[in-house]
């Protein structure tokens, strides 16, 4: 330098033939316990990497840039 993949909650990841964004774990609160852990329950937590385009409508389609990973040279 060229090609491909990935970027979604604090972490690990789903969701992508366009239609109000989820799980597990962690943290918080409550129950239980003499107390802690474990267990059970609840609530909270997201401008879906950036900037544009298409569309009535974009996490999803297209382009651009950035970061990460891999391959080739």
């Nucleotide at each position: 330098g060229c090609c491909a993949g990935c970027u979604u909650a604090g972490c690990u990841c789903a969701g992508c033939a366009g239609g109000u964004a989820g799980a597990g774990c962690a943290a918080u609160c409550g129950c239980c316990u003499u107390g802690u852990a474990a267990g059970c329950g609840a609530a909270a937590g997201g401008u879906c990497g950036u900037c544009g385009g298409u569309u009535c409508a974009a996490u999803u389609c297209c382009g651009u840039c950035a970061g990460c990973u891999g391959g080739c040279u």
Transfer RNA from a Candidatus Peribacteria bacterium, 73 nucleotides, folded computationally.
The RNAcentral record of the sequence draws on ENA.
Its Rfam family is "tRNA". By type it is a transfer RNA.